Molecule: Bacterial RNase P class A
Organism: uncultured Desulforhopalus sp.
RNA sequence: GGUGCAUGAUCGCUCCGGUCUGGCGGCCGGAGAGGAAAGUCCGAACUCUACAGGGCAGGGUGGUUCGUAACGCGAACGCCGGGCGACCGAGGGAAAGUGCCACAGAAAACAGACCGCCUGAGAUGAUCAGGUAAGGGUGAAACGGCGAGGUAAGAGCUCACCGCUGCCAUGGUGACAUGGGAGGCACGGCAAACCCCACCCAGAGCAAGACCAAAUAGGGAGAUGUUUGAGGGCGGCCCGUCCGAGAUCUCCGGGUAGGUUGCAAGAGGUGUUGAGCAAUCAACAUCCCAGUGAAAUGAUCAUGGCCCUUCACCGGGUACAGAAUUCGGCUUAUAGCC
Numbered sequence: 001g002g003u004g005c006a007u008g009a010u011c012g013c014u015c016c017g018g019u020c021u022g023g024c025g026g027c028c029g030g031a032g033a034g035g036a037a038a039g040u041c042c043g044a045a046c047u048c049u050a051c052a053g054g055g056c057a058g059g060g061u062g063g064u065u066c067g068u069a070a071c072g073c074g075a076a077c078g079c080c081g082g083g084c085g086a087c088c089g090a091g092g093g094a095a096a097g098u099g100c101c102a103c104a105g106a107a108a109a110c111a112g113a114c115c116g117c118c119u120g121a122g123a124u125g126a127u128c129a130g131g132u133a134a135g136g137g138u139g140a141a142a143c144g145g146c147g148a149g150g151u152a153a154g155a156g157c158u159c160a161c162c163g164c165u166g167c168c169a170u171g172g173u174g175a176c177a178u179g180g181g182a183g184g185c186a187c188g189g190c191a192a193a194c195c196c197c198a199c200c201c202a203g204a205g206c207a208a209g210a211c212c213a214a215a216u217a218g219g220g221a222g223a224u225g226u227u228u229g230a231g232g233g234c235g236g237c238c239c240g241u242c243c244g245a246g247a248u249c250u251c252c253g254g255g256u257a258g259g260u261u262g263c264a265a266g267a268g269g270u271g272u273u274g275a276g277c278a279a280u281c282a283a284c285a286u287c288c289c290a291g292u293g294a295a296a297u298g299a300u301c302a303u304g305g306c307c308c309u310u311c312a313c314c315g316g317g318u319a320c321a322g323a324a325u326u327c328g329g330c331u332u333a334u335a336g337c338c
Base pairs, nucleotide, nucleotide: 001338002337003336005304006303007302008301009300010299011298013032014031015030016029017028018027019026020025034320038331039330041329042328043327044326045325046205047204048203049202058201059200060199061198062197063077064076065075066074067073080089081088082087092196093195097194098193099190100189101188114136115135116132117131118130119129120128121127144162145161147159148158149157163185164183165182167180168179169178170177171176209261210260211259212258219252220251221250222249223248224247231243232242233241234240268287269286270285271284272283273282274281275280305318306317307316308315
């Protein structure tokens, strides 16, 4: 990395088709989890909301080219690092600016001088002044490395080689590579510190959204009815007085429960051929392959595989896991076998 038990019987579950029936339902036939359906970590389709355009803020990505609907995914290639190796890992900028670099150490970045080395003073010692950065010591890291010349001792002070910087040429679509000549060396590390550069990003999500639409309550309109007053207040009744447009019926619309849809013919599967190093793409043929709504896909038995144990029989094991709008990735889990 691949594969990831098979067949049959009985009893059940969900959906579809046919048939019987007024209907509930019965009968017959068919279909019914995965490589990860998982994590929900990226990217999209679809839907609603917002939106003239541009910018700020915020977030993400970061070698090059290609692939893809898109991606933070994949392929090939390039540089650096690691590994004996198959292979694995990191990824713009430290020469715009700011900041940080523990402990140890003299010194952690406009260099500096603890030991040492050399010169001078002093008396030859102690000591003092100066030179030096080769040697020692510290550290993850010490201001190019190494050799020779040179020097009082030293030093890119000078030279060869290596490294580095920038220039030119050649090759490559490109990252980059190779070669040439130049410069005495300027540029320590950290951007998963701030920051700078380039590119990308509106928000919420199928419990999105759309349609149909009870009961109860409430809204609107109309008709009947009304100053000859329905109804109500003034503690129960009548009068009186005050307030006064309800009530009934019909229709309309919003909206809850509920139902339908979105919802499975798709960036679809399989096969062949072709293009390409590959990822992937194209053409042709062929197939239709779960669709629930707290959620069906189950249980039992038999036979046979495979594996473990055993001389054999007996016995034991057969993983991880379970759709929920749909795709493309990534990650994680996985007995046994290959």